[in-house]
The RNA shown here (Glycine riboswitch aptamer) has 84 nucleotides and comes from a soil metagenome.
The sequence is in RNAcentral, with records from MGnify.
The model forms 90% of the base pairs in the Rfam consensus.
RNA sequence: GUGUGGGAGAGACCUCGCUGCCGACCGGCGGCGAGGCGCCGAAGGGGCAACCUCCCCGGAACCUCUCAGGCACCCGGACCACGC
Numbered sequence: 001g002u003g004u005g006g007g008a009g010a011g012a013c014c015u016c017g018c019u020g021c022c023g024a025c026c027g028g029c030g031g032c033g034a035g036g037c038g039c040c041g042a043a044g045g046g047g048c049a050a051c052c053u054c055c056c057c058g059g060a061a062c063c064u065c066u067c068a069g070g071c072a073c074c075c076g077g078a079c080c081a082c083g084c
Base pairs, nucleotide, nucleotide: 001084002083003082004081005080006079011037013036014035015034016033017032018031019030020029021028022027038071039070040069044067045065046064047063051059052058
């Protein structure tokens, strides 16, 4: 690097637009998109620095921030195990 398996957290929240089906005239159940508020940390990214015997250089957390990402299932997923 690659294959298989495992792998957490947090609203199936609200509003609007488009749209499908049912129903029958204003409702029910969905899909997609945008926005709002709330929230999460384990893609990526930033910060602190215990530590790597000490200094320089360099590296560096599951801590921290939440830009990005995410908040039913699926997908994704740091990391772990085994095989190549």

It matches the Rfam family "Glycine riboswitch aptamer". Gene Ontology term of the family: glycine biosynthetic process. Rfam describes the family as follows. This family represents the bacterial glycine riboswitch.